Predicted 3D model of a 73-nucleotide RNA (transfer RNA) from a Candidatus Omnitrophota bacterium. The sequence was found in a public genome assembly.
[in-house]
């Protein structure tokens, strides 16, 4: 300078063929328990990396930028 991947909650990840944004863990809160833990239940946490386009609709497609990992040079 090119080229592949990746970027969704505090961390780690899913999200399939374009139409409900989800799981674990952690955090709150409430039961059980003398009591931390630990177990049940329930909630609260989200510009889906930024910006434009395609479409009735876009985390999911296209184009630009940003940021990390990788190959080439």
């Nucleotide at each position: 300078g090119g080229g592949g991947c990746c970027g969704u909650a505090g961390c780690g990840c899913a999200g399939c063929u374009g139409g409900g944004a989800g799981c674990g863990c952690g955090u709150u809160u409430g039961a059980c328990u003398g009591g931390c833990a630990g177990u049940c239940a329930a909630a609260a946490g989200g510009u889906c990396g930024g910006g434009g386009g395609u479409u009735c609709g876009a985390c999911u497609c296209c184009c630009c930028c940003c940021g990390g990992c990788u190959c080439c040079a």